[in-house]
Molecule: transfer RNA
Organism: Phycisphaeraceae bacterium
RNA sequence: AGCGGGAUGGCGCAGCGGUCAGCGCGCCGGGCUCAUGCCCCGGAAGUCGCAGGUUCGAAUCCUGCUCCCGCGA
Numbered sequence: 001a002g003c004g005g006g007a008u009g010g011c012g013c014a015g016c017g018g019u020c021a022g023c024g025c026g027c028c029g030g031g032c033u034c035a036u037g038c039c040c041c042g043g044a045a046g047u048c049g050c051a052g053g054u055u056c057g058a059a060u061c062c063u064g065c066u067c068c069c070g071c072g073a
Base pairs, nucleotide, nucleotide: 002071003070004069005068006067007066010025011024012023013022018056027043028042029041030040031039049065050064051063052062053061
């Protein structure tokens, strides 16, 4: 070289071609408390690995490439 799986906020993961890309933890602010934690409310943080293609519309389908895990000669 070949085959399979994966890459989505800081971390772990969801996500039928169409609502604003969500959930948990974490982070920030507020409430509660004497105080911390728990609990409650709100918020920031994502060019969905990269580049093309298909489509009215792509995280999702197709092609190539990069990286990670595994299989195999």